[in-house]
Context: one part of a larger RNA
């Protein structure tokens, strides 16, 4: 000097990002226990009191068991019910006294309360820096699937899963208990339905044109050229899809701008105008979302960029990428209070272990 531990006057969070760490609390019995609530809880809420030994009570009251005895019923059985009760087991309350600093005399064994956020909950997770507000979850909705199901695995195939299940079933997606709710837009994209018209592949079709040449003709260079073979391939016929018509948002998504106006001012219920598929409803709101911002007001403090309650000017909340609440729950997170303390003012002393130096 380091590590682990013990104690500490006065103060008691002044420490610090933050009470991190430590301390407090603690088992048992009795009394007592609020808001809120899904009536289950909250709750060991909170907050109090008790405890040793001796004497009396007293091995008493009581409690458990219970042979026996009495009695009622009797399907007559060592059956059932009521009463009595020896023995055995356990065993108070209460009153008085004694001792100590201290009687759950050691050890072990919840600190508590108030208000907010998030997630309903118990669960799950980054094996080795994250346990959470992330994942899951019952519950909700949409959608696919009629059974050789959809879907999955598999290059194809076979086999298998789905399932020895059958729409109260199985697959996929989103949401995430519960309560109250979930508004408007189908123009774009997707999906579903439709089939009149347009477009449209292979294929069918074969018009036309070309090559070749038996032959015909010739001014001997050539020209024409049937059938066959061959190359080309027009019109026409031709499905789904797309265009088109309609539906669908708990499908992907979206949910305006400018100007004016009331008898103080301010503001604008009201009006005008432009654009849109439609212009954000309820609820919430400086929020895990607010840039300006430590917004403004109120509360708490002597003093509060955090916190709580409001306001609304929402840079850039908003309704199953759910909205708003909510009892219970949480090694979650934010703010406050009580208790408690070496966290601190500010250090000190001690125990054990280690390091180093000297011998």
């Nucleotide at each position: 000097c380091c590590c682990u531990c013990u104690u500490u006057a006065a103060g008691g969070a002044a420490c610090u990002c933050g009470g991190c760490a430590a301390a407090u609390u603690a088992a048992c019995c009795c009394c007592g226990u609020a808001a809120c609530u899904u009536c289950g809880g909250a709750a060991u809420a909170a907050g109090g009191g008790g405890a040793g030994c001796c004497u009396c009570g007293u091995g008493u009251a009581g409690u458990g068991u219970g042979a026996u005895c009495u009695u009622g019923c009797u399907u007559c059985g060592c059956g059932c019910g009521a009463g009595u009760a020896a023995g055995c087991a356990u065993g108070a309350a209460g009153a008085g006294g004694c001792c100590g600093c201290a009687g759950a005399g050691a050890a072990a064994u919840g600190g508590c309360c108030c208000a907010g956020g998030c997630g309903a909950c118990u669960g799950u997770u980054u094996a080795c820096u994250a346990a959470a507000a992330a994942c899951a979850c019952a519950g909700g909705u949409c959608u696919c699937u009629g059974c050789a199901a959809a879907g999955u695995c598999a290059a194809c195939a076979a086999a298998a899963c789905g399932a020895c299940g059958u729409a109260u079933a199985g697959g996929g997606a989103c949401u995430g208990a519960c309560a109250c709710c979930u508004g408007c837009c189908c123009g774009g994209u997707g999906c579903c339905g439709g089939a009149a018209g347009g477009u449209u592949a292979a294929a069918g079709g074969g018009a036309u044109g070309g090559g070749u040449u038996a032959g015909u003709u010739u001014u001997c260079g050539g020209a024409c050229g049937a059938a066959g073979c061959u190359c080309u391939g027009a019109a026409c016929u031709g499905a789904a899809g797309c265009c088109c018509c309609g539906g669908u948002a708990a499908a992907c998504g979206g949910c305006g701008g400018c100007c004016g106006u009331a008898a103080c001012u301010a503001u604008a219920a009201c009006g005008g105008u432009c654009c849109u598929a439609a212009g954000g409803u309820a609820g919430c709101g400086a929020a895990a979302u607010u840039c300006c911002u430590u917004g403004u007001c109120g509360g708490g403090u002597a003093a509060g960029u955090u916190c709580c309650g409001a306001c609304c000017c929402g840079c850039a909340c908003g309704a199953a990428a759910g909205g708003u609440g909510c009892a219970a729950c949480g090694a979650c997170u934010u703010g406050g209070g009580c208790a408690c303390u070496g966290u601190c003012u500010c250090g000190a002393a001690g125990a054990g272990g280690g390091g180093c130096a000297c011998g």
Molecule: large-subunit ribosomal RNA, domain IV
Organism: Acidobacteriota bacterium